[in-house]
């Protein structure tokens, strides 16, 4: 970079640290010394791997689906991906839908 799936659920009154943070640009709105980023521990989830159970299918090897768990690889752990920027509908400034961009997994 390309393909594909997901993106309104969930997750600490812990330790270190010390001023910033919410992807980028712009606008808004927020979080933060009652302690930001970062690191550690804890936790959440179940995308991939391994294994369990059930059903279907297959000549076999196996495959598909469902389900419980969470050992390994990631990921995540304020607010919808915090909201809007583009298009359409509604309709008179509000709501809805979609796209784009981003994030994460898997494959190339």
């Nucleotide at each position: 970079c390309c393909u594909u799936a997901u993106u309104a659920a969930g997750a600490g009154a812990g330790g270190c640290a010390g001023a910033g943070g919410g992807a980028a640009u712009a606008g808004g709105c927020c979080c933060u010394g009652u302690g930001a980023a970062g690191c550690c521990c804890g936790g959440c989830a179940a995308c991939c791997u391994a294994g369990g159970u059930g059903u279907u299918u297959a000549u076999c090897a196996g495959a598909a689906c469902a389900u419980a768990a969470a050992a390994g690889g990631u990921g995540c752990u304020a607010a919808a991906u915090c909201c809007u920027a583009c298009a359409g509908a509604u309709u008179u400034u509000u709501u809805c839908u979609g796209a784009a961009a981003g994030a994460u997994g898997a494959g190339g």